The prediction has a mean pLDDT of 86. c-di-GMP-I-GGC riboswitch aptamer from a Chloroflexota bacterium, 93 nucleotides, folded computationally. Taxonomically the source falls in Chloroflexota (Bacteria, Bacillati).
RNA sequence: AAUGAUAAAGGCAAACCUGUCGAAAGGCAGGGACGCAAAGCUACGGGUCUAAAGAAGUACUUACGUACCUUAAUGAUCGCCAAGCCGCCAAAU
Numbered sequence: 001a002a003u004g005a006u007a008a009a010g011g012c013a014a015a016c017c018u019g020u021c022g023a024a025a026g027g028c029a030g031g032g033a034c035g036c037a038a039a040g041c042u043a044c045g046g047g048u049c050u051a052a053a054g055a056a057g058u059a060c061u062u063a064c065g066u067a068c069c070u071u072a073a074u075g076a077u078c079g080c081c082a083a084g085c086c087g088c089c090a091a092a093u
Stems, first nucleotide, its partner, number of pairs: 002093001003090002011036002016031006034079001040085003045081002047077003052074001054071002057068004
């Protein structure tokens, strides 16, 4: 340095519940543990999720507009993959 134990010290915390923020996806805090050796940090690349604003269509409407629907990140996710940065421990090989 690679690597990763039925090791040790410590760490994180899915679903779900409560509160709160948000249009939503989702975030945060508390409870809770399915898991995790980077489940630490960074949305830069791919993926996925959402669809407020915008745009197209359809229906209704004198019109303004309303409803539905399609599209669409400037949104979200690092516990989807890849990448970058940083890092605890030390059996075997």